[in-house]
RNA sequence: CGCUGCUCAGAGCAAAUCCGCCGAAAGGCGGUGACGCAGAGCUACGGGGCUACCGCGGGUCCCACCCGCCACUGCCUGCCGGGCCGCCAGC
Numbered sequence: 001c002g003c004u005g006c007u008c009a010g011a012g013c014a015a016a017u018c019c020g021c022c023g024a025a026a027g028g029c030g031g032u033g034a035c036g037c038a039g040a041g042c043u044a045c046g047g048g049g050c051u052a053c054c055g056c057g058g059g060u061c062c063c064a065c066c067c068g069c070c071a072c073u074g075c076c077u078g079c080c081g082g083g084c085c086g087c088c089a090g091c
Base pairs, nucleotide, nucleotide: 002091003090004089005088012037013036018031019030020029021028022027035078041084042083043082045081046080047079048076049075050074055069056068057067058066059065
C1' cells in the first nucleotide's frame, strides 16, 4: 500500500419507545433507551424513498374546508452506490 472482517484490544455510534423543544409536514435537536452497526464517521453527488407550507388544478356562488398534482427549493447517509477521512486484527 492492497484485500478481507474468522480472531484480539481499546474505544465509538445508537433503532423502536417515551418526554421536552423546533418545524406546516416529512423530519431534526436534547434526554431516555439498546434493535443493531467494522465505517451506523463526514458528504444529498447518482439512483431511490418521504413530506407538501407556498403554488397550480378541481369540488364550492364566494370563503372556510376537502381532494389531486408539484422538491430545479424541504427531509432521509441506520435503503443502495459514489466521493473524502479513519481504528484494530489477519493475509
c-di-GMP-I riboswitch aptamer from a Gemmatimonadota bacterium, 91 nucleotides, folded computationally. The organism belongs to Gemmatimonadota, within Bacteria. It was read from a public genome assembly, where an Rfam model found it. Model confidence (mean pLDDT): 86 of 100.